């Protein structure tokens, strides 16, 4: 200098907005019912590469099974399932917003 792995799902949490639930304000004497609020705690929802958890995929070992020394296949257990990570502006989706996508981007170190 170049390449090529550093993963995938789910569940939670931060944090987010408001399409529905609920709530409050008005319309009413009451109800239904409608209009408005998200600087309305809150249910439904959305949700982290740099947050947790848990399963797999994968990687090493061991011990068993098929005719088989070793190579492969399969079954089980044990260990790993991983280091490191500072981050703008804009910009998109969904009702709308966000630590969500563009994005382990620009960038800096």
């Nucleotide at each position: 200098a170049g390449a090529g792995u550093u993963a995938g799902c789910c569940g939670c949490u931060a944090g987010g907005g408001u399409u529905c639930c609920g709530g409050c304000a008005c319309g009413u004497g009451a109800g239904a019912c409608g209009u408005g609020c998200g600087a309305c705690u809150g249910g439904u929802c959305c949700g982290a590469g740099a947050g947790c958890g848990g399963c797999u995929a994968c990687c090493g070992g061991c011990a068993g099974g098929g005719a088989g020394a070793c190579a492969u296949c399969c079954u089980g257990c044990c260990g790993g399932g991983u280091g490191c990570a500072c981050g703008g502006c804009g910009g998109g989706a969904c009702a709308a917003a966000a630590g969500c996508c563009c994005g382990g981007g620009a960038g800096a170190c």